Description
This is a predicted structure of a 357-nucleotide RNA (Bacterial RNase P class A) from an uncultured bacterium. The sequence was found by an Rfam model in a public genome assembly. The prediction has a mean pLDDT of 80. Rfam family: Bacterial RNase P class A. Rfam links the family to the GO terms dimeric ribonuclease P complex, tRNA processing and ribonuclease P activity. The family's RNA type in Rfam is ribozyme. About the family: Ribonuclease P (RNase P) is a ubiquitous endoribonuclease, found in archaea, bacteria and eukarya as well as chloroplasts and mitochondria.

RNA sequence: AGGGAAGAACAGAUGUUCGCUGCGCUUCGGCGCAGAGGAAAGUCCGGACACCACAGGGCAGGAUACUUCCUAACGGGAAGAUGCAGCAAUGCAGAGCCAGCUCCACAGAAACAAACCGCCUGUCGUUGCGACGGCAGGUAAGGGUGAAAUGGUAGUGUAAGAGACUACCGGUAUUCCCGGUGACGGGGAUAGCCAGGAAAGCCUUAUCCGGUGCAAUGCCAAAUAGGAAAGCUAUGAUGCUGCCCGCAUCGCUUUCGGGUAGGCAGCUAGAGCUUAUCCGUGAGGAUAAGCCGAGAUGGAUGAACAUCAGCUUCGGGCAACCGAGCCACAGAAUCCGGCUUACGGUCUUCCCUGCUU
Numbered sequence: 001a002g003g004g005a006a007g008a009a010c011a012g013a014u015g016u017u018c019g020c021u022g023c024g025c026u027u028c029g030g031c032g033c034a035g036a037g038g039a040a041a042g043u044c045c046g047g048a049c050a051c052c053a054c055a056g057g058g059c060a061g062g063a064u065a066c067u068u069c070c071u072a073a074c075g076g077g078a079a080g081a082u083g084c085a086g087c088a089a090u091g092c093a094g095a096g097c098c099a100g101c102u103c104c105a106c107a108g109a110a111a112c113a114a115a116c117c118g119c120c121u122g123u124c125g126u127u128g129c130g131a132c133g134g135c136a137g138g139u140a141a142g143g144g145u146g147a148a149a150u151g152g153u154a155g156u157g158u159a160a161g162a163g164a165c166u167a168c169c170g171g172u173a174u175u176c177c178c179g180g181u182g183a184c185g186g187g188g189a190u191a192g193c194c195a196g197g198a199a200a201g202c203c204u205u206a207u208c209c210g211g212u213g214c215a216a217u218g219c220c221a222a223a224u225a226g227g228a229a230a231g232c233u234a235u236g237a238u239g240c241u242g243c244c245c246g247c248a249u250c251g252c253u254u255u256c257g258g259g260u261a262g263g264c265a266g267c268u269a270g271a272g273c274u275u276a277u278c279c280g281u282g283a284g285g286a287u288a289a290g291c292c293g294a295g296a297u298g299g300a301u302g303a304a305c306a307u308c309a310g311c312u313u314c315g316g317g318c319a320a321c322c323g324a325g326c327c328a329c330a331g332a333a334u335c336c337g338g339c340u341u342a343c344g345g346u347c348u349u350c351c352c353u354g355c356u357u
Base pairs, nucleotide, nucleotide: 001353002352003351004350005349006348007347008346010344012308013307014306015305016304017303018302020035021034022033023032024031025030037329041340042339044338045337046336047335048334049213050212051211052210056245057244058243059242061209062208063207064206065205066080067079068078069077070076082093083092084091085090095204096203100202101201102198103197104196116143117142118139119138120137121136122135123134124133125132126131151169152168153167154166155165156164170194171193172191173190174189175188176187177186178185179184217265218264219263220262227256228255229254230253231252232251236250237249238248239247240246272291273290274289275288276287277286278285279284310326311325313324314323315322316321
């Protein structure tokens, strides 16, 4: 200097004038304080809270899936082990193929199994005496096909071969020792046991899960028609996501027609924030002190001017600097913890390559 990897915080500031919403005060003139994020977005997860009865059981269904830890909880986070990719920093993955079933196109003899070429033995025939062909048997070491073909190398052995046997290596199974909380790691012994892949294939195993959601729900006021019809009605109906059991209640369903659409609460003091100390590798936890941060409802949180800050934009300039330009994504609606996505510049650490000292 170039190319990469991982992360952190910020998301502009000040002044003047005018304007909007909430709360408080008020001499009713007005004054004071506060006022949209780090993602408020997506509605993907988990909860708090409310109601469904007092939330029970089973099946179905769904989700998760290495180990340990954190958290109210999670499909989240931290640390670690294993495997794969990468030169590396680093990134990604996750129960089980010895319960059963299914699939692996084409090619190939054969993909839970086998002989196309080949090698050997016997026999018959031909013969140019080099060999060739038929039949029967043996074979899977050599060649071919393929993503993948009975583990690899060497030897013994054989008619020719072959874990058939031997030595070493690899895998697998059983077992013992050491280290580790653990996943696992290292080592020893025995055994010729030696056929893969796919479970985001069906499936099996373990753990977990009631539903609906602030348009939840509660209260007040007002108005109308305490309407009409049909059906079921305790051996019934309704409710508890779907089904069954069980339980509770006593009415329920459909059609036509009428009134209301207002106000208040929920609505913001919390699994809250900041700082310090201690514990922990860390995520986090404990203690102490301090702080009170929008609450709208057709939906506030703004506009203008000026100056400054910033820029991996352009021009001028050796530089300092000057001028122009630009200044991202985006807008609370019950709240909180995560994940995912969008995006501006700044900073930190690490890896690789090249050059210089």